[in-house]
Molecule: transfer RNA
Organism: Planctomycetaceae bacterium
RNA sequence: GGGGCCGUAGCUCAAUCGGUUAGAGCAGCAAACUCAUAAUUUGUUGGUUGGGGGUUCGAGUCCCUCCGGCCCUA
Numbered sequence: 001g002g003g004g005c006c007g008u009a010g011c012u013c014a015a016u017c018g019g020u021u022a023g024a025g026c027a028g029c030a031a032a033c034u035c036a037u038a039a040u041u042u043g044u045u046g047g048u049u050g051g052g053g054g055u056u057c058g059a060g061u062c063c064c065u066c067c068g069g070c071c072c073u074a
Stems, first nucleotide, its partner, number of pairs: 001073007010026004019057001028044005050066005
């Protein structure tokens, strides 16, 4: 240089053919329990879906470009 895959909550990951509220587990916070801590239980917070643009009535999903990571190849 050429080709491919990936980027969603603090972390690991879902999200059907593009569809009406973007979720789960862990973590965090609060409460219950305890002499206290841990464990457990209950409740709860947390998202410019990597950035920008486009298509569409509607985009995490499709198209273009840029950034970052991994792999193959020369």